This is a predicted structure of a 61-nucleotide RNA (Fluoride riboswitch aptamer (crcB RNA motif)) from bacterium UBP2_UBA4780. The model forms 100% of the base pairs in the Rfam consensus. Rfam family: Fluoride riboswitch aptamer (crcB RNA motif). The family has 289 seed sequences and 2,293 matches in Rfam 15.1. For this family Rfam cites "An excited state underlies gene regulation of a transcriptional riboswitch" (Zhao et al., Nat Chem Biol, 2017).
């Protein structure tokens, strides 16, 4: 020095916000899927739960 470990704080979990819990990372975690490439196609505002906001569909008034 690197690797590894601990503490404090932080960041992240495919499209917005908040709470709780879980997981991951520490220059990384993360950056959806199908399709031979391309063309083209598909699901979801959650990591999970709850609420709010937005979008779409059906039904009722």
């Nucleotide at each position: 020095a690197a690797a590894c470990c601990c503490g404090c704080a932080g960041g992240c979990g495919a499209u917005g916000g908040a709470g709780u819990c879980c997981g991951c990372c520490a220059c990384a975690a993360c950056c959806g899927c199908c399709g031979c490439c391309a063309a083209g196609g598909c699901u979801g505002a959650u990591g999970a739960c709850u609420c709010c906001u937005g979008a779409c569909a059906a039904c009722c008034c």